[in-house]
RNA sequence: CGGAUCAAUAGAGGUGCGGCCGAUCAUCAGUAGGCAGCCGAGGGGAUGAUGCCCCUGCGAAGCUGUUUGAAAGGGAUCGACUGCCGAAGGAAAAAACCGCCAUCAUGGGUUUUUAUCCUGGUCUCUGAUGUUAAUACGUCAGAGACUGUCACUGCCUGGCAGUGGAGAGCUAUUGGUACU
Repeated sequence: CGGAUCAAUAGAGGUGCGGCCGAUCAUCAGUAGGCAGCCGAGGGGAUGAUGCCCCUGCGAAGCUGUUUGAAAGGGAUCGACUGCCGAAGGAAAAAACCGCCAUCAUGGGUUUUUAUCCUGGUCUCUGAUGUUAAUACGUCAGAGACUGUCACUGCCUGGCAGUGGAGAGCUAUUGGUACU
């Protein structure tokens, strides 16, 4: 010098990943409500059970006609600001809170923690699934395409192609340790 290993700092992938705000749009939905008729005893408080509470023969739930006609939550697009490159998204577990009047069980939403596990990134398709509907969005499983990175191989001369792996990775710089 080179290689190995540890640590720190700075970076790259690109239809790159999040947060907050604003605007627009679709959906929610011709739903919720009113009136009339029929019918005749149930209906509601996430679901089930047991209670409790409320509405109901001054007509529940349901059906038909007519009339008025939303909203919240969830979603997409655009713009601006901002944090970043396990960015972030999930699964699981634990804790707390909410929905809900109480208990039990199921199960939904929000927050925090955990290198416990999965995914390098983006997109498309199929099936299933998600406390109101959704062709949206998410999750799971499968099948593909593109792309970045490293290793190996081949061609070749600084690029191309093939195969494989994963971000606890890759590149660069600096410092330490040991070997040579």